[in-house]
Context: one part of a larger RNA
């Protein structure tokens, strides 16, 4: 100066406290330790590792493990020689890469030569091999917490101080007043976007009120409406009443679609953790070079006595099942999404049509409503886990994918200690879509549907600002 205290003093935050719903018990599912194992590549480790790097490990992927193979090499550039390769078609070994043979057979030119191939031989290539404690760049954190800090000047022998502290006020170093400081910078706020009213423009693929028309906004029309997609209007304590230091402000209230930051996002200061990635990438210095490089086939990454972590369906009657009925919004879709229509209990097959999409399609929203049955039991709760018989992707589903049918038909009856989210369109619930992707989602990311309880308050616990 600054951390730090079971030292004082003010202030915030799902931090307590008040609620709601939960992990923790039970089944799978992932994800870590552990053990095992040729290999179970590797990293991540308190918050801030553990459904994390992985937006998808059958083979690829892959980086490990056996086994076979190649050595200027799977990739770059440079010399040099030769030829016609390349691709493809046979024939041997062989799983395959590969190594041996055999047959076929080039482009382009300025005619020097040059792409593409093959041989040699040097220089080099090559490594997801160490090292994040040598490093760049990304990121996480404390934290969207309100700090950090500077230039003149002033005090102080110096380190420094002061500005930044005081008194009020804020979500805020937010503003005001004061006051050896005056001023200035990075951050707060604004500027951006996205939702909520409104107007004006334009109406096709989109919408239909009124006229006519139809099974149907389907057609004829029509731009009111609804929605589309542009461009403007609105909120600023701007008005009004009070408190207040006549200020900053706070407190009602008025109009208003909105009311004091109007709801979300994007945005992360100076720094802390030698925090995190050398396996994205890039990169120093080290190690490797007939191998720590490279190509293939198989394995393995998927193992199980077990322990934690984060979900998923439960234990039922606010339920479960059958059967009619009803209402979204985001988003995809030519190597793709598929209406219909036949077959099939079904997964799905087969044929046929539209859509590069406000026009075809995916696409059944499902919680709910409306009747029926169950009658409190391990059940018509649960849905594990074996069996069998099929589909679909893909060269292949033995290790080791997914759905479908019939069979079976476990634990499980609200879970100790202990522990976690959330203050509103939130929490619980209901389902939808997309990314990765041949296939494979309880995970992640988005999107509407229904839609709550409760917050006296700041004594305590955790984190955090300011003064002292």
């Nucleotide at each position: 100066u600054g951390a730090c205290g079971g030292g004082g003093g003010c202030c915030c935050g799902c931090a307590c406290a008040a609620g709601c719903a939960g992990c923790g018990g039970a089944g799978c599912a992932u994800g870590u330790g552990g053990u095992u194992u040729a290999a179970u590549u590797c990293g991540a480790c308190g918050c801030a590792a553990c459904g994390c790097g992985a937006a998808g490990a059958a083979c690829c992927u892959u980086a490990c493990c056996u086994g076979g193979g190649c050595u200027u090499g799977a990739c770059a550039u440079g010399u040099u020689c030769c030829u016609g390769a390349c691709c493809g078609g046979c024939c041997u070994g062989g799983a395959a890469a590969c190594a041996g043979g055999u047959c076929u057979u080039c482009c382009c030119u300025u005619c020097g030569g040059g792409g593409c191939a093959g041989g040699a031989u040097c220089a080099c290539a090559g490594g997801u091999g160490g090292u994040g404690c040598a490093u760049g760049g990304c990121u996480g954190u404390c934290g969207u917490c309100a700090g950090c800090u500077c230039g003149u000047g002033u005090c102080g022998u110096g380190a420094g101080a002061u500005g930044u502290u005081g008194g009020g006020u804020u979500a805020a170093g937010u503003c005001c007043c004061g006051c050896a400081a005056c001023g200035a910078g990075c951050g707060c706020a604004a500027c951006c976007c996205c939702c909520g009213u409104c107007g004006c423009a334009u109406g096709u693929u989109g919408c239909c009120a009124g006229c006519a028309u139809u099974u149907a906004g389907u057609u004829g029309g029509g731009g009111a409406c609804u929605c589309a997609u542009g461009c403007g209007a609105g909120a600023c304590u701007g008005c009004c009443g009070g408190u207040g230091a006549c200020a900053a402000a706070c407190c009602g209230g008025a109009g208003g679609a909105a009311g004091g930051u109007g709801g979300g996002g994007a945005u992360g200061a100076c720094g802390u953790c030698a925090a995190g990635u050398c396996c994205u990438c890039a990169u120093g210095g080290c190690c490797u070079u007939u191998a720590u490089g490279u190509c293939c086939a198989g394995g393995g990454c998927u193992a199980c006595a077990c322990a934690c972590g984060u979900g998923c369906u439960a234990c039922a009657a606010u339920g479960g099942u059958c059967a009619g009925g009803a209402c979204a919004a985001u988003g995809g879709g030519u190597c793709g999404c598929u209406c219909c229509c036949u077959c099939g209990c079904a997964a799905g097959a087969g044929g046929u049509u539209g859509c590069c999409a406000a026009u075809c399609u995916c696409a059944a929203a499902a919680a709910c409503c409306u009747g029926g049955c169950c009658c409190u039991a391990g059940u018509u709760c649960g849905g594990a886990u074996g069996g069998u018989c099929g589909g679909c992707u893909g060269c292949a589903a033995c290790u080791c994918g997914c759905c479908g049918g019939c069979c079976u038909g476990a634990a499980g009856c609200u879970g100790g200690a202990a522990u976690c989210g959330c203050u509103a369109g939130u929490a619980a619930u209901c389902g939808g879509a997309g990314a990765u992707c041949a296939g494979c989602a309880c995970g992640c990311u988005c999107c509407g549907g229904u839609g709550a309880a409760u917050a006296c308050g700041u004594u305590c616990c955790c984190g955090g600002g300011c003064c002292u």
Source information
Model confidence (mean pLDDT): 86 of 100. Small-subunit ribosomal RNA, 3' major domain from an uncultured bacterium, 468 nucleotides, folded computationally.